[in-house]
RNA sequence: CCUCGGGAACGGGUGUAACUCCCAACCGGCGGUAGAGGCGCCCUGCGCCAAGCCCGCGAGUCAUUUGUUUCAAUUGACUGAUUUGGUGAAAUUCCAAAGCCGACGGUCAAAGUCCGGAUGGGAGAGG
Numbered sequence: 001c002c003u004c005g006g007g008a009a010c011g012g013g014u015g016u017a018a019c020u021c022c023c024a025a026c027c028g029g030c031g032g033u034a035g036a037g038g039c040g041c042c043c044u045g046c047g048c049c050a051a052g053c054c055c056g057c058g059a060g061u062c063a064u065u066u067g068u069u070u071c072a073a074u075u076g077a078c079u080g081a082u083u084u085g086g087u088g089a090a091a092u093u094c095c096a097a098a099g100c101c102g103a104c105g106g107u108c109a110a111a112g113u114c115c116g117g118a119u120g121g122g123a124g125a126g127g
Stems, first nucleotide, its partner, number of pairs: 001127004011023003025113002027102002029057004037049005052100002060078004065073003082098005104116003
């Protein structure tokens, strides 16, 4: 410098109106951690993949300082959620079961899933 870089509302109920409520359904960014799972190989071994709720990061909001129309940058604060049982020397990562969580603005009616800021930003990944 270039490229890439977020998924999800089956079906039904109530209602004037709901993909927002109720029953039910569906989804899970990036890095780390991993002798237990999976895959591969030149198989005493090595490599790769593997956690939404363990650690950290990202988006977002507020404040701050600098340049200041807009806006950009700096620094700081805030920022969700897991237990039980099993195996074992070792697991909140494996197996089994039952749970839980999800920014801001909008909307005939309350949103993780619709619309919007966003043809944006971005942790990072690859070349």
Predicted 3D model of a 127-nucleotide RNA (FMN riboswitch aptamer (RFN element)) from a marine eukaryotic metagenome.
It matches the Rfam family "FMN riboswitch aptamer (RFN element)". About the family: The RFN element is a highly conserved domain that is found frequently in the 5'-untranslated regions of prokaryotic mRNAs that encode for flavin mononucleotide (FMN) biosynthesis and transport proteins. For this family Rfam cites "A conserved RNA structure element involved in the regulation of bacterial riboflavin synthesis genes" (Gelfand et al., Trends Genet, 1999).
The RNAcentral record of the sequence draws on MGnify.
The coordinates come from a structure-prediction model, not an experiment, and the mean pLDDT is 79.